The RNA shown here (glmS glucosamine-6-phosphate activated ribozyme aptamer) has 169 nucleotides and comes from Lachnospiraceae bacterium KM106-2. Model confidence (mean pLDDT): 75 of 100. Rfam family: glmS glucosamine-6-phosphate activated ribozyme aptamer. For this family Rfam cites "Control of gene expression by a natural metabolite-responsive ribozyme" (Winkler et al., Nature, 2004). Rfam classes the family as a riboswitch. NCBI's taxonomy places the organism under Bacteria, Bacillati, Clostridia, Lachnospirales, Lachnospiraceae.
Parts: sequence; C1' cells; structure tokens
RNA sequence: CUGAUAAACUUAGCGCCAUGCUCUCUUUUGGGACGGAAAAAGUAAGAGACAACGAGGUCAGAAAGUAAUCGAAAUCUUCGGCGGAUGCUUUCUCGCGGUUCUUUGGACGUGUGAUAUAUUGAACAAACCAUUAGGUGACUAAUGAACAAAAUCAAUAUAACCAGGGAAG
Repeated sequence: CUGAUAAACUUAGCGCCAUGCUCUCUUUUGGGACGGAAAAAGUAAGAGACAACGAGGUCAGAAAGUAAUCGAAAUCUUCGGCGGAUGCUUUCUCGCGGUUCUUUGGACGUGUGAUAUAUUGAACAAACCAUUAGGUGACUAAUGAACAAAAUCAAUAUAACCAGGGAAG
C1' cells in the first nucleotide's frame, strides 16, 4: 500500500468535485501614473482555499412519475456539476374516519397521533458576529452570546354519506 473478516460511532441542506466561474500564495511576463525609489491591472505555470446555517421530515406493503417544506445570514458562490434523499402526485392491497352502539357492501377522504377547512396561540435554532488558537494568505477550529419561520406543536370552531342486518331504547 492492497485485500478479507469482526465490532462501534456518524450521515440527508447528505456526500463528492475545481480545467465552470470565483478567491489566496509563489515564480514568470508585463509596465498606468511618476522628480526618484518602489512598482498596479493583466498573461503563463505551479501549489492551495471554499464549495447549504440550522428547524422540520422516513413509521402498513408494493409500483410508477416528479425532483422536495420553513425561515436565518450574506452584497448575494448557500452560484454551478455529479450522486443521493425521509417530500409531493397517481394506482393496487390492507387499515382508519363521519350525530345511540355494532356489523356487511359501496362512494368520499385519509395512513397507524390514520376526514377536511378555518381561526388563535407558542418556540433557549445554528451559522453570521465577537474572542482565542493555527496558517505567508485565502481560510480552519474551539468557546461565548443574541435573534426566526413553517405543510412543526397546541387549542377552539365549522362541515362531513348511501343501501341492508342485528342490539338497546
């Protein structure tokens, strides 16, 4: 260095990329303005840096399609590319729901906290920032403090079938 085996931990704004653009350093070339010294932008080569900040989300099985909620920050690169993903739509099976209870079949809605809509309310987020440390530098790491929204959570209200069987009254 490669391969195999075993165990543990972590991961979906999750992983990887720089010859897409951008940024830093070294060398080379270059030479605006200029009294002098020094010497810019740009060119070429090499070596590097960054490349999504958290909240929320997989929860019956299978398939197809699509390409995924919320806000924060930043002078906008959180751009772009490759791969993936818990989102959304549709179909089937199975289940749940609707005015005394239960049951059969169908229609409608829906997914185990299992009908839809509306209103009201709620929240110790992390990065950014500051400090310290490392690096020539771009940047990196740790510590500290502050600030959100939602298809998240909670409460209230409104509106919810058809045809049979049985029981109670």